Predicted 3D model of a 73-nucleotide RNA (transfer RNA) from an Actinomycetes bacterium. Its Rfam family is "tRNA". By type it is a transfer RNA. The RNAcentral record of the sequence draws on ENA and MGnify. NCBI's taxonomy places the organism under Bacteria, Bacillati, Actinomycetota, Actinomycetes. The coordinates come from a structure-prediction model, not an experiment, and the mean pLDDT is 83.

RNA sequence: GCCCCUGUAGCUCAAGGGACAGAGCAGCUGUCUCCUAAACAGCAGGCUGCCGGUUCGAGUCCGGCCAGGGGCA
Numbered sequence: 001g002c003c004c005c006u007g008u009a010g011c012u013c014a015a016g017g018g019a020c021a022g023a024g025c026a027g028c029u030g031u032c033u034c035c036u037a038a039a040c041a042g043c044a045g046g047c048u049g050c051c052g053g054u055u056c057g058a059g060u061c062c063g064g065c066c067a068g069g070g071g072c073a
Stems, first nucleotide, its partner, number of pairs: 001072007010025004018056001027043005049065005
């Protein structure tokens, strides 16, 4: 330098163009317990790496850039 993959909540991941972007773990509150843990119930947490484009509508499709990983030279 060229090619491929990935980037969504604190962490690990869903969401394959259409309804308020969800789940597990972690966190907080409550129930239970002498207390803690476990269990159960609930709450909070994200405008999806950035900038544009296509579309009635984009996390999803297209382009550029940035970051991480891999391959070739």